[in-house]
RNA sequence: UCCUCGAAAGGGCUAACCCGUCGCGAGGCGGGGGCGCAAAGCCACGGGCCUGCGGGCUCACCCCUCGUAUCUUUACCGCAGGUCGCCUGGUUGCCGAA
Repeated sequence: UCCUCGAAAGGGCUAACCCGUCGCGAGGCGGGGGCGCAAAGCCACGGGCCUGCGGGCUCACCCCUCGUAUCUUUACCGCAGGUCGCCUGGUUGCCGAA
């Protein structure tokens, strides 16, 4: 000095919740707050999750069921978004004990 790693010190960030504001919404931003975080800095490329809108069908046969009509909704699919404090990946970076 570098890698792994995360003791100490100084500092940094800020979950839930509350207030204001923007958005249909998920959520963003500002203030308070502090559960936590060594990348909880940055980037939505991949997976996950979440939101909005649309789709979510037709025919034949058999069985069952009074029949018919309408409405709602899940899985799933498409499009557009959100989340990096869900994971992976990329990139930058403070300190230096074991």